[in-house]
RNA sequence: AAUGAACGCUGGCGGCGUGCUUAACACAUGCAAGUCGUACGAGAAAGGGGGGCUUCGGCCCCUUGAGUAAAGUGGCGCACGGGUGAGUAACGCGUGGGUAAUCUACCUUUUAGUCCGGGAUAACGUUUCGAAAGGGGCGCUAAUACGGGAUAAGACCACAGGAACUUCGGUUCAAGGGGUAAAAGGCGUUUUCGGGCGUCGCUAAGAGAUGAGCCUGCGUGACAUUAGAUUGAUGGUAGGGUAAUGGCCUACCAUAUUGUCUACGAUGUCUAGCUGGUCUGAGAGGAUAAUCAGCCACACUGGGACUGGAACACGGCCCAGACUCCUACGGGAGGCAGCAGUGAGGAAUUUUGCGCAAUGGGGGAAACCCUGACGCAGCAACGCCGCGUGAGUGAUGAAGGCCUUUUGGUUGUAAAGCUCUGUCGCCCGGAAAGAAACCUUGGGAAAGGAAAUGUUCUCAAGCUGACGGUACCGGGAAAGGAAGCACCGGCUAACUCCGUGCCAGCAGCCGCGGUAAUACGGGGGGUGCAAGCGUUAUUCGGAAUCAUUGGGUGUAAAGCGCAUGUAGGCGGCUGGGUAUGUCAGAUGUGAAAGCUCGGGGCUUAACCCCGGAAGUGCAUUUGAAACUGCCUGGCUUGAGUCUCGGAGAGGAAAGUGGAAUUCCCAGUGUAAGGUGGAAUUCGUAGAUAUUGGGAAGAACACCGGUGGCGAAAGCGACUUUCUUGGACGAUGAAUUGAACGCUCAGAUGCGAAAGCGUGGGUAGCAAACAGGAUUAGAUACCCUGGUAGUCCACGCUGUAAACGAUGGGUACUAGGUGUCGGGGGUAUUGACCCCUUCGGUGCCGAAGCUAACGCAUUAAGUACCCCACCUGGGGACUACGGCCGCAAGGCUAAAACUCAAAGGAAUUGACGGGGGCCCGCACAAGCGGUGGAGCAUGUGGUUUAAUUCGACGCAACGCGCAGAACCUUACCUGGACUUGACAUCCCCUGACCGACAACGAAAGUUGUUUUUCCCUUCGGGGACAGGGUGACAGGUGCUGCAUGGCUGUCGUCAGCUCGUGUCGUGAGAUGUUGGGUUAAGUCCCGCAACGAGCGCAACCCCUGCCUCUAAUUGCCAUCAUUUAGUUGGGCACUAUAGAGGGACUGCCUGGGUAAACCAGGAGGAAGGUGGGGAUGACGUCAAGUCCUCAUGGCCCUUACGUCCAGGGCUACACACGUGCUACAAUGGUCGGUACAGAGGGAAGCAAGAUCGCGAGAUGGAGCCAAUCCCAUAAAGCCGACCUCAGUUCGGAUUGGAGUCUGCAACUCGACUCCAUGAAGUUGGAAUCGCUAGUAAUCGGAGAUCAGCACGCUCCGAUGAAUACGUUCCCGGGCCUUGUACACACCGCCCGUCACACCACGAAAGUUGGUUUUACCAGACGUUGUCGAGCUAACCCGUAAGGGAGGCAGACGCCCAAGGUAGGGUCGAUGAUUGGGGUG
Repeated sequence: AAUGAACGCUGGCGGCGUGCUUAACACAUGCAAGUCGUACGAGAAAGGGGGGCUUCGGCCCCUUGAGUAAAGUGGCGCACGGGUGAGUAACGCGUGGGUAAUCUACCUUUUAGUCCGGGAUAACGUUUCGAAAGGGGCGCUAAUACGGGAUAAGACCACAGGAACUUCGGUUCAAGGGGUAAAAGGCGUUUUCGGGCGUCGCUAAGAGAUGAGCCUGCGUGACAUUAGAUUGAUGGUAGGGUAAUGGCCUACCAUAUUGUCUACGAUGUCUAGCUGGUCUGAGAGGAUAAUCAGCCACACUGGGACUGGAACACGGCCCAGACUCCUACGGGAGGCAGCAGUGAGGAAUUUUGCGCAAUGGGGGAAACCCUGACGCAGCAACGCCGCGUGAGUGAUGAAGGCCUUUUGGUUGUAAAGCUCUGUCGCCCGGAAAGAAACCUUGGGAAAGGAAAUGUUCUCAAGCUGACGGUACCGGGAAAGGAAGCACCGGCUAACUCCGUGCCAGCAGCCGCGGUAAUACGGGGGGUGCAAGCGUUAUUCGGAAUCAUUGGGUGUAAAGCGCAUGUAGGCGGCUGGGUAUGUCAGAUGUGAAAGCUCGGGGCUUAACCCCGGAAGUGCAUUUGAAACUGCCUGGCUUGAGUCUCGGAGAGGAAAGUGGAAUUCCCAGUGUAAGGUGGAAUUCGUAGAUAUUGGGAAGAACACCGGUGGCGAAAGCGACUUUCUUGGACGAUGAAUUGAACGCUCAGAUGCGAAAGCGUGGGUAGCAAACAGGAUUAGAUACCCUGGUAGUCCACGCUGUAAACGAUGGGUACUAGGUGUCGGGGGUAUUGACCCCUUCGGUGCCGAAGCUAACGCAUUAAGUACCCCACCUGGGGACUACGGCCGCAAGGCUAAAACUCAAAGGAAUUGACGGGGGCCCGCACAAGCGGUGGAGCAUGUGGUUUAAUUCGACGCAACGCGCAGAACCUUACCUGGACUUGACAUCCCCUGACCGACAACGAAAGUUGUUUUUCCCUUCGGGGACAGGGUGACAGGUGCUGCAUGGCUGUCGUCAGCUCGUGUCGUGAGAUGUUGGGUUAAGUCCCGCAACGAGCGCAACCCCUGCCUCUAAUUGCCAUCAUUUAGUUGGGCACUAUAGAGGGACUGCCUGGGUAAACCAGGAGGAAGGUGGGGAUGACGUCAAGUCCUCAUGGCCCUUACGUCCAGGGCUACACACGUGCUACAAUGGUCGGUACAGAGGGAAGCAAGAUCGCGAGAUGGAGCCAAUCCCAUAAAGCCGACCUCAGUUCGGAUUGGAGUCUGCAACUCGACUCCAUGAAGUUGGAAUCGCUAGUAAUCGGAGAUCAGCACGCUCCGAUGAAUACGUUCCCGGGCCUUGUACACACCGCCCGUCACACCACGAAAGUUGGUUUUACCAGACGUUGUCGAGCUAACCCGUAAGGGAGGCAGACGCCCAAGGUAGGGUCGAUGAUUGGGGUG
């Protein structure tokens, strides 16, 4: 785009079309083929009129009805028209021819005729059988029915010759004599009654037209998993048959040498009516075969003939079968695939209508009759076309709806309103065309005729309409009656809200939906089309996705393993001829319709009419001769041949050789072999090793080489024999001249390894097998053995990643560089070298090609020729069938079903038990821990009314919590409140606060009492409190996977990017890689890159040195003074805190590229980023946090909010993390004694003093702090004791007594004293921290805080050991490589097993369809023979009778159905079974 459509929703009108695609299933009812009285005989009735009779019921006669109806004989028609598509793969159809091999009723035309007798028969009458349908007997009668005879121009037949043509078969023509065959009348008119004329018929013959038969070239489906078929088959002769050719039929013949058809597809199977056309497409094509038209076939199924011009006959006959109906059971009837209609089937397809008015058909002389052909109407949006459902104006941008950032936006000029119009529909009125003929009447003309009738032509009038009072026209009223459907994630035009929450659902493909869905459902809005719109189905297109136009095969699917070669295809130069292909012209045909162009008619269009063009085709004919083909000459360049030279693992056979292995014998001699490590094994009965000798089999080291040879497979010691292929060159231009060529479907041969058969052989190796190991297991890898096999001969198999994953041939298209074989040139004594040529074999590269990778004179380039092969993945290198094979198996080769991919090349990442380089307390080297004990603390688990919640590898677990007795607190129990504990607004009242009392656990409730704010324009207002109404408050309720912010982590790792340019089809690359160097993408050099940004570094802070400034609360060298820097004084020093300086590879030496930089050195307080901190790129982990805060959405609202009391977060069989204290002598205890830094202090730190063993208490000087206080630092040092023990170690636990904080220490605080004195004697596997002022050890301070610190943060004191080094573990960076990964290796993914479902194969069989062979059977019927029985026409005969002919009947051939038996083939089904697919 389309449709004979269907379904869903919807539906105003008209025109023109179309309408059982399924069951060629079955059919009730009506109609669809009759007509002619001008062929023939016969011939009613009802009714009307008249008459007669009458028992008044009726009966009879005449006439009319009427020569009518109905029936019959006869003629013509019924073979057309109409329906359907079952069958048919065919001369069925299409197209073009042939018929010299034919027919043709009716029609036209021409010619000649139409004479004479005859016998029957239906109707009818009568009788009879039968239920009926239907018959039988007897009797009568007519014809254009039937039969006989005459005539014969012409026709036909045979005969004898003649002429012309010829395809040599024959045909045609003219004349001759001989033979054969005809007929029918009707009507009109006229008549002198003989007939004439006219008209319609009839007969014979010719011609035409029309139609038909037959033959034929070409074209016209699928399957080769159908390869051979055939016996009337092939041909001949003769005959039969037909309108006619012909094995169409029959007999005979052809040595079955007897053919014919067949790979250019026979035969078989499946499917199918064919065509013009129709749909689609740019076309070529593809699909289709409704309506219309041509042809064919069919008419319930099968068979058969009759009649006829034509049938083997849709509405005819006979028989058989199935089915239906009637029946008196004896028998009968029927055929809608005609029009309507019914049932059934189905997703689905109409009225049992009107009319012959038109067109056409049949009959008729005609009138006329018939006509479900046809013309019309009805039903159906089934299709195409046209029209309408209103137009203009109208902004308070109304109301309502929807959305909203709450301002507005949108629906939307849309509506309303106002002004108009009047299509369609409705009502009223008018009103066609389609109609012209025939015919009738009247007139005229022509020919013919004696005339008339008649015939033909013509004029006028009359008659005829189903549709239908329809189209159309006019008038009237009236915006009134007339819009839906689909879609809105992308493709694809069109977006928002709500609901739902991987549910419900959507979906053409991709895919949506798991709580913010433009994708589901609804609303609003929008988009598209519109009386339709969507969906489904189907066809073509897009699809160059079967590729002729117009594709491919190295790696995506695809080159046969290789060769020889048949058919076939293609084929060198040149001359002549021919004319097959080819090209040009002409002619015929290519039906009509359709398409197309022009014009015309319906108001337009659809539709219809007229004319043209086209119809690419076929045939005939005339030309052309370049190319192709064919015929005939010539040529040598393609191809081939001969001699010689020479390379080679080419092949076959025979023989020979040495090394090695194993075995045997002997000697020497002591303990092997094997592995990652072992063991099995061998061996002390002497192995392995080594020496000598012997045997056997197999394979041939070095040479050896991207070297050689071969078609490929493949070929490797040496010698000989045989055999063969190729390259090159020379002798020659010697030779073929049939260019003998290339390719090659089938076919044939060769064909690694393994395997099979028979017979040998067997040293080594070695499937299977055995043992030993390894392992979770180990039917493996490793080891020890070991049989087939490997070897030989003969035969089979016929496959490989048989690969260059690249078929063969020819020609052309830059080069460079190796190598092998042959030759030439230059040079040389010669060999090299150098130049060059032919052939082979490699590498690198230009153009070109390619998706890229890559290929590139050995093409995957440019062309031509031939072959093979491919067409999404899986199923499936499979099943079935066939062929081959001894088997194994091979070759050929599907489908169901299933998926939306499978695949190639390249890119970026990530990953690797890949590689290279490098780094890090990563390992190593060290020091100290954890893991064992007790306790503290956190977590899990368990428990509980609750044990609130969060955090879960590193990167949760002394984490949020810098501090849960109440509070905190979010949890539980109980008691209360509901505008609320808190905020804003509104109304009313009042100051509020405070104090007291009662009840209560408190919250709170009730009461009493006291007090009376500020401003004012005097109205009131503000703050606060109480009461009230509703907006609202409130929520530590949910979602960290809706979010912001903040944070952790990789990681303080050195990376992450951009602009421009360049390269690539592109993703992308380059830069950023490389060589060095660095802590560093730090820097240098190089480079199709040049620059830049975020990171690194630096800038900031602390600390280490110095200088300057300053001088109190700090300091004290000098002076004075004191118990005391206490005071005077001073600011030098220390310290304080401000500003500066200093370090930059600056200097030297060496290395390095005259570099960056590195190593060493000098100087310096400090040296190569001096030490530490702050600082965290692009990003990753949907990492953490809605319980800090903020926030979308959802949820609760007398509760999930708020207040209060008590409880809980502190539980305790257990498990884990982080810590503290220890286990002791480098220690513990006691005594004495020394030295810090950094902090904190007013609801505070608190001195001296007194009391207490102590915690502490009393009391309070001083200090808002360089001033006073916390505050004695501790380890250390000196001295004493302890002496290796569960201890003078260790301190848990428990008892008692206290202190402090606090409203309150019971659950549940810290501390003190006395007493008690547990485990623990250095910790398994495993694991953590640390590289220098670090680890370790030691104490101090602070935050939180009423109190509570083994935690956290900060501070100082003492103060080490070790680092060879980067193999390994972990993490990271850069480059490179592989990848089937991209959620990125915690990836992907294979197979079995278990379960469910699905389709398929096999299967003892069972059951259908179809087909075939043999035989039986044999209806009807044609035909043949007979024909006793019967018999009108003709003949003989006076007659009887006979003959000829015919009929019945019988028999034979053929033959449908049917039957029996055996096959083929296609289905269905089948216990069981096999694999496959999906989950």
The prediction has a mean pLDDT of 84.
A computed fold for a 1479-nucleotide RNA from an uncultured delta proteobacterium, annotated as small-subunit ribosomal RNA.
Its Rfam family is "Bacterial small subunit ribosomal RNA".
RNAcentral holds the sequence, with entries from ENA, Greengenes and SILVA.